[in-house]
RNA sequence: UCCCGAUAAAGCCAAACCCUUUGUGAGAAGGGGGCGGAAAGUGGCGGGUCUUAGUUAUUUGAAGAUGGCCGAGCUGCCUGA
Numbered sequence: 001u002c003c004c005g006a007u008a009a010a011g012c013c014a015a016a017c018c019c020u021u022u023g024u025g026a027g028a029a030g031g032g033g034g035c036g037g038a039a040a041g042u043g044g045c046g047g048g049u050c051u052u053a054g055u056u057a058u059u060u061g062a063a064g065a066u067g068g069c070c071g072a073g074c075u076g077c078c079u080g081a
Base pairs, nucleotide, nucleotide: 004080012037013036017032018031019030020029021028022027035068041074042073045071046070047069048066049065050064051063052062
């Protein structure tokens, strides 16, 4: 330096569910909670899935959601069992 990642250590994130707020909706934010995670960090780039009131587009479209679905990109903590 690269690869790998432990019944170790230091920290980190936080599923379901509950409460509050918010959105037409999928969902999102905050608090509790802890199923899990070594990229469960990051950006919706490609695919997948999901939603759609309003509207000019009218379903091979448009506008959105999901990074804890997958692929690829960028970045990155600890440790050497």